Predicted 3D model of a 74-nucleotide RNA (transfer RNA) from a Flavobacteriaceae bacterium.
[in-house]
């Protein structure tokens, strides 16, 4: 230089064939339980889904650039 993959919570990730409330584990936080701490068990909170444009009635999903990470090949 080319060619393909990836970018959802704080961290690791899932989301079907595009559908009407974006979800799970682990971390945080409040509770019970314990003399007391962990473990355990019950809630809470926490996202503009990498940015911008596009398609479309509707977009985390599809299409384009463009950033950032990766892996091959020169």
């Nucleotide at each position: 230089g080319g060619u393909c993959c990836c970018a959802u919570a704080g961290c690791u990730c899932a989301g079907c064939u595009g559908g009407u409330u974006a979800g799970a584990g682990c971390a945080a936080c409040u509770g019970a339980c314990u003399c007391a701490u962990a473990a355990u068990c019950a809630g809470u909170a926490g996202g503009u889904c990498c940015a911008c444009g596009g398609u479309u009635c509707g977009a985390g999903c599809c299409c384009g650039u463009g950033u950032g990470g990766g892996a091959c090949c020169a």
Its mean pLDDT, the model's own confidence on a scale to 100, is 81. Taxonomically the source falls in Flavobacteriaceae (Bacteria, Pseudomonadati, Bacteroidota, Flavobacteriales). Rfam family: tRNA. From the family's description: Transfer RNA (tRNA) molecules are approximately 80 nucleotides in length. By type it is a transfer RNA. The sequence was found in a public genome assembly.